This is a predicted structure of a 346-nucleotide part of an RNA (small-subunit ribosomal RNA, central domain) from an uncultured rumen bacterium.
Context: one part of a larger RNA
RNA sequence: UUGGGUUUAAAGGGUGCGUAGGCGGGCGCUUAAGUCAGCGGUGAAAUACACCGGCCCAACCGGUGGGCUGCCGUUGAUACUGGGUGCCUUGAGGGCGAGCGGCGCCGGCGGAAUGAGUGGUGUAGCGGUGAAAUGCAUAGAUAUCACUCAGAACACCGAUCGCGAAGGCAGCUGGCGAGGACGCGACUGACGCUGAGGCACGAAAGCGUGGGGAUCAAACAGGAUUAGAUACCCUGGUAGUCCACGCAGUAAACGAUGAUGACUUGUUGUCGGCGAUAUAGUGUCGGUGACAAAGCGAAAGCGAUAAGUCAUCCACCUGGGGAGUACGAUCGCAAGGUUGAAACUC
Numbered sequence: 001u002u003g004g005g006u007u008u009a010a011a012g013g014g015u016g017c018g019u020a021g022g023c024g025g026g027c028g029c030u031u032a033a034g035u036c037a038g039c040g041g042u043g044a045a046a047u048a049c050a051c052c053g054g055c056c057c058a059a060c061c062g063g064u065g066g067g068c069u070g071c072c073g074u075u076g077a078u079a080c081u082g083g084g085u086g087c088c089u090u091g092a093g094g095g096c097g098a099g100c101g102g103c104g105c106c107g108g109c110g111g112a113a114u115g116a117g118u119g120g121u122g123u124a125g126c127g128g129u130g131a132a133a134u135g136c137a138u139a140g141a142u143a144u145c146a147c148u149c150a151g152a153a154c155a156c157c158g159a160u161c162g163c164g165a166a167g168g169c170a171g172c173u174g175g176c177g178a179g180g181a182c183g184c185g186a187c188u189g190a191c192g193c194u195g196a197g198g199c200a201c202g203a204a205a206g207c208g209u210g211g212g213g214a215u216c217a218a219a220c221a222g223g224a225u226u227a228g229a230u231a232c233c234c235u236g237g238u239a240g241u242c243c244a245c246g247c248a249g250u251a252a253a254c255g256a257u258g259a260u261g262a263c264u265u266g267u268u269g270u271c272g273g274c275g276a277u278a279u280a281g282u283g284u285c286g287g288u289g290a291c292a293a294a295g296c297g298a299a300a301g302c303g304a305u306a307a308g309u310c311a312u313c314c315a316c317c318u319g320g321g322g323a324g325u326a327c328g329a330u331c332g333c334a335a336g337g338u339u340g341a342a343a344c345u346c
Base pairs, nucleotide, nucleotide: 003318004317005316006315007300008299012314014201015200016199017198021194022193023192025088026087027086028085029084030083031082033081034080035077036076037075038074039073040072041071042070049065050064051063052062053061054060091191092188093187095184096183097182100179103177104176105175106174107173108172109171110154114150115149116148117147118146119145120144121143125136126135162169163168206247207246208245209244210243211242216240220236221235222234223233258313259312260311261310262309263308265292266291267290268289269288270287271286272285273284274283275282295302296301319346320345321344328339329338330337331336
């Protein structure tokens, strides 16, 4: 490379948008580039192959034949693919209508809790643990009441739930922005799918500048435990945790399952819309779950939300270690990211 694969054995890119490219709905007409057929030219010789022959045989040599799977030209064929052209509506988009959501951004507001301050009541303990101690407290703590301040997070509702491309999103409320689904069926008429590069988004931690700092808490300190204890437990505690702007670009970024379309037997729950009903049940479209048939699978299991049966496009894998390392390149303020070997060894 071919082949075979990618839920868990190696392997789906973190996610989207999209360039090139690849692939692409139905019906005509046309063209004849691909495709197919006939004919012509060329495809040197040697070599190779088959047969025959010459040296005693063989190597070697000679003859004959086929072939050289190709290329070019020409004449045709027109199912399929391509080009051109006309039409279509089911794919795609857009319009109208009535709805849905914890989708995003900016602002305002609220209560509980925590901590702190001040004052009141009150007195000897509090706190913490397996047990303790460090710690706090007669300079009046803990507890309790009142007032005030600060920052962060939003109990119940809450779900086996909803929304979002993913990351993710939850107090209430105003504004701005976006979205799929559903119903109608007037409009466009294949405008589509995928997507190497590219661009954008991307948890937490981290970085830069400025703010903020209640809680929690790497590092650190002390107290315990222990043979030791650079830990687990306890008392403290700084970065950080929060905000604005910028950077970083990684995760078990997971459904460990790429995207799109088509087809395939049933049962049951639930969310949104529509229809028909009337309080029980039912149809349909879209989502989200559970259980099974066939089928698939090494099995576990999957099973219309496929890991079934197919099609198109992309990404990726090819024994373990060395190693996601070295070197180079590139990006980054740095930390580091991306790309990514070999020797050697089993």